RNA sequence: GAAGUCCGCCAGGCAGCCGCUGCGCGCAAGCGUGGAGGAAAGUCCGGGCCCCAUAGAGCAGGAUGCCGGCUAACGGCCGGGCGCCGUGAGGCGACAGACAGUGCAACAGAAAGAUACCGCCGAUGGUUCCGCAAGGAAAUCAGGCAAGGGUGAAAUGGUGAGGUAAGAGCUCACCGCGUGGCUGGUAACAGUCCACGGCACGGCAAACCUCAUCCGGGGCAAGGCCAAAUAGGGAAGCCAUGACGCUGCUCGCGUCGCUUCCGGGUAGGCUGCUAGAGGCCGUCGGCAACGGCGGUCCCAGAGGAAUGGCUGCCCUCGACAGAACCCGGCUUAUCGGCGGACUUCCACC
RNA sequence: GCGCUCGUAGCUCAAUGGAUAGAGUACCGGCCUCCGAAGCCGGGGGUUGUGGGUUCGAUCCCCGCCGAGCGCGCCA
Numbered sequence: 001g002a003a004g005u006c007c008g009c010c011a012g013g014c015a016g017c018c019g020c021u022g023c024g025c026g027c028a029a030g031c032g033u034g035g036a037g038g039a040a041a042g043u044c045c046g047g048g049c050c051c052c053a054u055a056g057a058g059c060a061g062g063a064u065g066c067c068g069g070c071u072a073a074c075g076g077c078c079g080g081g082c083g084c085c086g087u088g089a090g091g092c093g094a095c096a097g098a099c100a101g102u103g104c105a106a107c108a109g110a111a112a113g114a115u116a117c118c119g120c121c122g123a124u125g126g127u128u129c130c131g132c133a134a135g136g137a138a139a140u141c142a143g144g145c146a147a148g149g150g151u152g153a154a155a156u157g158g159u160g161a162g163g164u165a166a167g168a169g170c171u172c173a174c175c176g177c178g179u180g181g182c183u184g185g186u187a188a189c190a191g192u193c194c195a196c197g198g199c200a201c202g203g204c205a206a207a208c209c210u211c212a213u214c215c216g217g218g219g220c221a222a223g224g225c226c227a228a229a230u231a232g233g234g235a236a237g238c239c240a241u242g243a244c245g246c247u248g249c250u251c252g253c254g255u256c257g258c259u260u261c262c263g264g265g266u267a268g269g270c271u272g273c274u275a276g277a278g279g280c281c282g283u284c285g286g287c288a289a290c291g292g293c294g295g296u297c298c299c300a301g302a303g304g305a306a307u308g309g310c311u312g313c314c315c316u317c318g319a320c321a322g323a324a325c326c327c328g329g330c331u332u333a334u335c336g337g338c339g340g341a342c343u344u345c346c347a348c349c
Numbered sequence: 350g351c352g353c354u355c356g357u358a359g360c361u362c363a364a365u366g367g368a369u370a371g372a373g374u375a376c377c378g379g380c381c382u383c384c385g386a387a388g389c390c391g392g393g394g395g396u397u398g399u400g401g402g403u404u405c406g407a408u409c410c411c412c413g414c415c416g417a418g419c420g421c422g423c424c425a
Base pairs, nucleotide, nucleotide: 001345002344003343004342005341006340007339008338009337010336012314013313014312015311016310017309018308020035021034022033023032024031025030037320041331042330044329045328046327047326048325049219050218051217052216056251057250058249059248061215062214063213064212065211066080067079068078069077070076081095082093083092084091085090096210097209101208102207103204104203117149118148119145120144121143124142125141127138128137129136130135157175158174159173160172161171162170176199177197178196179195180194181193182191183190184189223271224270225269226268233262234261235260236259237258238257242256243255244254245253246252264424265423266422278297279296280295281294282293283292284291285290315318350421351420352419353418354417355416356415359374360373361372362371367405376392377391378390379389380388398414399413400412401411402410
């Protein structure tokens, strides 16, 4: 200098004028002060809060799935292990179980779970021929084999040697695999020092399933208070071995003239409503996520729903996008810019 | 705010792990007719909404986005 990886941060700035809105003060005019985000989004997870039973038992159902830690909790985060990708910094991984059972594998292929098309052999038994006989030869009928070819996404460990009729873990050496022990590590796991097993049928569980862990239902339209309104109507079900709610089912609990549908009325106010697992700074513990302590700050709270407009100056000319009970994550969208750590290549000293 | 369902040809729908994704209708061409319709024959038309993953193989199974539709208040 070029290319790249990871982590973190910013999201035009300043000034003037006019507006909108919450709160405080004021009789009022008005004054003071606060006023969107890193994702406020999707609503995909987790929790707080509230009601139903104190949140109950079993089944069904759902989610998660290497190990350790963090946390209120999580499917999140941090650290580690293993596998794959990358020269590397690094990235990605639904990463338990296929000796519990059931199932699937189109086409091709002999065979897709336990096989033989081509092939090799035909030792053994049988046949034929030669030979007096011992024996020899031929074809390959029975049969043996799974080395080679071929099919496929996938075909029963690999290389070499021995062995054999031909072959084959059939035997042996090395490699690979599995089991047990030992050592290191909290563990996942690793090491390969030792022993054993010739190797036990392969794939799919984002197929059913099994195992382990977790999950009660509903959601601020939760819930509480006040007010308004009237056709307290009609139909159906069941009347307490019933109906409804908690729950899809059983039990259990609760309420009772209850529930559902049609029809009718009302579409108001207050509250919940923002001080919180809160922000910032420092320090201590920890590799880190995070936690402890101290100081300091108050930083939207609407309800047709505020956060905008104009002007001037400057710059790198400004993206995605707008809170609606709150919080922790994930995912997705995003013009550009800044900082830090690191990797590879080239050149020079 | 909460919950549920669905995206396949221009339109309406099939295909539920197995290879060229089908059917009706619409469209185009031919036959028939004086001409048109109907009828008969033939043909074209698909990134299965989109991006990934699992699998030998995905419209189908799983995940993330995009789009569309539906339902849910209180009183008696």
This is a predicted complex of two RNAs, RNase P RNA and transfer RNA, with 425 nucleotides together. The coordinates come from a structure-prediction model, not an experiment, and the mean pLDDT is 78. It holds a member of the Rfam family "Bacterial RNase P class A".